[in-house]
Molecule: transfer RNA
Organism: uncultured Rubritalea sp.
RNA sequence: GCCCCGGUAGUUCAACGGAUAGAAUAAGGGUUUCCUAAAUUUUGGAUACAGGUUCGAUUCCUGUCCGGGGUA
Numbered sequence: 001g002c003c004c005c006g007g008u009a010g011u012u013c014a015a016c017g018g019a020u021a022g023a024a025u026a027a028g029g030g031u032u033u034c035c036u037a038a039a040u041u042u043u044g045g046a047u048a049c050a051g052g053u054u055c056g057a058u059u060c061c062u063g064u065c066c067g068g069g070g071u072a
Base pairs, nucleotide, nucleotide: 001071002070003069004068005067006066007065010025011024012023013022018055027043028042029041030040031039048064049063050062051061052060
């Protein structure tokens, strides 16, 4: 250089082209407890970037960036 896979909450992962983008865990608040832990309840938090297609894009297309693998 070329080919393939991937990039979504702090972390690990979901999400037929149509739901308010969801879960676990972590973080903050409340309840409980003499205190802590545990339990329970609640809150905030994310689609790598830029275009395109579409009534509608996390999803499809193009380019760029980043990570991994293959190839000489």